[in-house]
Context: one part of a larger RNA
RNA sequence: GGCGCACGGAGAAUGCCUUGGCACCAGAUGGCGAUGAAGGACGUGGUAAGCUGCGAUAAGUCUCGGGGAGCCGCACACAGGCGCUUGGACCCGAGAAUUUCCUAAUGGGGUAACCCGAUCGGGGGAAUGCCCGAUCACUCCGGCCUGAAUACAUAGGGCCGGUAGAGCGACACCCGCUGAAGUGAAACAUCUCAGUAAGCGGAGGAAGAGAAAACGAGCGUGAUUCCGUAAGUAGUGGCGAGCGAACACGGAAAAGCCCAAACCGGGGAGCUUGCUCCCCGGGGUUGUAGGGCCACAAUGUGGGACUUCGACGGUUAGGAGAAGCGGAUGGAAAGCCGCUCCCUAGAGGGUGAGAGACCCGUAUCCGAAAACCGAAAGAGCCCUAGUGGUACCCUGAGUAACGCGAUGCACGUGAAACUUCGCGUGAACCCGUCCCGACCACGGGAUAAGGCUAAAUACAAUCUGGUGACCGAUAGUGGACAAGUACCGCGAGGGAAAGGUGAAAAGAACCGCUGUGAGCGGAGUGAAACAGAACCUGCAACCGUGUGCCG
Numbered sequence: 001g002g003c004g005c006a007c008g009g010a011g012a013a014u015g016c017c018u019u020g021g022c023a024c025c026a027g028a029u030g031g032c033g034a035u036g037a038a039g040g041a042c043g044u045g046g047u048a049a050g051c052u053g054c055g056a057u058a059a060g061u062c063u064c065g066g067g068g069a070g071c072c073g074c075a076c077a078c079a080g081g082c083g084c085u086u087g088g089a090c091c092c093g094a095g096a097a098u099u100u101c102c103u104a105a106u107g108g109g110g111u112a113a114c115c116c117g118a119u120c121g122g123g124g125g126a127a128u129g130c131c132c133g134a135u136c137a138c139u140c141c142g143g144c145c146u147g148a149a150u151a152c153a154u155a156g157g158g159c160c161g162g163u164a165g166a167g168c169g170a171c172a173c174c175c176g177c178u179g180a181a182g183u184g185a186a187a188c189a190u191c192u193c194a195g196u197a198a199g200c201g202g203a204g205g206a207a208g209a210g211a212a213a214a215c216g217a218g219c220g221u222g223a224u225u226c227c228g229u230a231a232g233u234a235g236u237g238g239c240g241a242g243c244g245a246a247c248a249c250g251g252a253a254a255a256g257c258c259c260a261a262a263c264c265g266g267g268g269a270g271c272u273u274g275c276u277c278c279c280c281g282g283g284g285u286u287g288u289a290g291g292g293c294c295a296c297a298a299u300g301u302g303g304g305a306c307u308u309c310g311a312c313g314g315u316u317a318g319g320a321g322a323a324g325c326g327g328a329u330g331g332a333a334a335g336c337c338g339c340u341c342c343c344u345a346g347a348g349g350g351u352g353a354g355a356g357a358c359c360c361g362u363a364u365c366c367g368a369a370a371a372c373c374g375a376a377a378g379a380g381c382c383c384u385a386g387u388g389g390u391a392c393c394c395u396g397a398g399u400a401a402c403g404c405g406a407u408g409c410a411c412g413u414g415a416a417a418c419u420u421c422g423c424g425u426g427a428a429c430c431c432g433u434c435c436c437g438a439c440c441a442c443g444g445g446a447u448a449a450g451g452c453u454a455a456a457u458a459c460a461a462u463c464u465g466g467u468g469a470c471c472g473a474u475a476g477u478g479g480a481c482a483a484g485u486a487c488c489g490c491g492a493g494g495g496a497a498a499g500g501u502g503a504a505a506a507g508a509a510c511c512g513c514u515g516u517g518a519g520c521g522g523a524g525u526g527a528a529a530c531a532g533a534a535c536c537u538g539c540a541a542c543c544g545u546g547u548g549c550c551g
Stems, first nucleotide, its partner, number of pairs: 001550009015536001016500002020471002022468007029460002031168002039102003042055003046078002050074002061096006070084002072080001107116003117136007138165002140162007173204001174202005184191001188238001214221002225252004235243002256452003259396001263282009287430001289395004293389004302383003306380003312374005318366003324339004340357002342346001348360003401425006408418001411437001432447005487494002507535001510522004
């Protein structure tokens, strides 16, 4: 020196564990904000760096309720003129008070958490400085005053009032506006990706749509939305790649209404003095047309999505809750042995090793002073009807339609209906008009050019409960730990590593070596200290000590 064995060092794999994650299901809830939010800065503890809580009343103040013996957050220490506490503390829930400064930030400014004011009132002072409280942004809406060019007026200006708006929130869902490209077509231009991503605006707990100028051909249906199906069908398509319905049928949920107009009454304005316009109230709301108008008849019936009230239910603290002992082993019994018991409870977790009967719970049952959510009955208010006659009036106009150009429809201009927009032209008036996929006829369907409308549907930030052939610390969230922390970057932004003593700190009194250090040796605790805090297990690479064999 090599090979092997034994014992170590260093190292962290592996095993076991879980406080944390992930996914799904069900329910609740779906907003906060000028009464100053979300998010922060700075403070705040006896000692106090961090986190948490809180705000100069500062780990807290008050009231009400729960609970019942310890307590002063994480945080295991010391102290606390006997710290607080059955005269009910600490803790949990509901309500209230306080709530510095920044921030939409809003008195003005500003390099956020700072600087500088004005008016009124108050404190203090001889007086100024100083201190305290309130008010002072802009826009919009309503009202009043004033008032140019320019006579009336208007613009503009001023004052008063407003629980009006502004910003944030889930990278979610919804509606609208704007709107790509990579890609596919095996290239590429129409086409596709896709009206997607992205940007902007707006709203709600849902949004949007919605009571037929529908569907489409049945002996018809009868608002909208969603699911299944029809169906990858009919179609569309450089008839390529692709795109891709509808009717009917089966379900979920079901709900229908209000104006404008004719006409009547009242009020007002204008002038050409008998007409026009405006406002309010009544009337009226549709397609087997309806309504007005005229005549007759009835004083009821049914309903409401509005307001009020709030029986009752739920949520936000809680409470009751069955049944086991002994023996041996062991550090420890819940495992083993023996004999019992409960069960509307043998879900689960914990306890010194596998516990129905030890603890917390579980099945089942009970409970709220206060706040919130839902809500029956009641009350108020509102809505609601017939028959006949006549053919005088009304029934949404720069609209429908047409031409040109586009757009959405599964439909790419096509034979291209229908929808919506731009420009132009521009009707009819119920003997009307639109539609039934060019167009025409016959036949049929529906009443445009005003508006509202719950449920079934979408989503999940937050809260509650549950489940897992989901992960188990290089996994699972980036984050089980002071984590969006440390650190990096001027910044937008990027972004870690890091869990485990033991059943219990019983965390090693005391002695010794040493530099009053680090470390170690005794002693002691413990089942174990090769569990000693660099702490469960402790692989391998790597480094040693001893020894056998070989050289």